[in-house]
RNA sequence: UUCCGACAAAGGCACCCCGGCCGCGAGGCCGGUCCGCAAAGCCGCGGGUCUCCGGGUGAGCGUCGCUCGCCCCGAGACGGCCGAGCUACCGAA
Numbered sequence: 001u002u003c004c005g006a007c008a009a010a011g012g013c014a015c016c017c018c019g020g021c022c023g024c025g026a027g028g029c030c031g032g033u034c035c036g037c038a039a040a041g042c043c044g045c046g047g048g049u050c051u052c053c054g055g056g057u058g059a060g061c062g063u064c065g066c067u068c069g070c071c072c073c074g075a076g077a078c079g080g081c082c083g084a085g086c087u088a089c090c091g092a093a
Base pairs, nucleotide, nucleotide: 004091005090012037013036017032018031019030020029021028022027035080041086042085045083046082047081048078049077050076051075052074054072055071056070057069058068059067060066061065
């Protein structure tokens, strides 16, 4: 240095939920909280999940419109869904 990850040491982050703000929405930010995390740091490159717009289609209702499901396209969200890439504290086995 690389790999690896301790009933080690110093620390770090902050699930769900609550309050406020932003967004059509998925969701994000701030504060509280602290389930957990050895990358739960960064990064939308690959996969996956989710949202919205438009189009097609089926069903139901009905005030010729509404709702739900499926498919296609486009745009977005999720890094605590997984992988890849980059960076990083400590140093037992």
Molecule: c-di-GMP-I riboswitch aptamer
Organism: Gemmatimonadota bacterium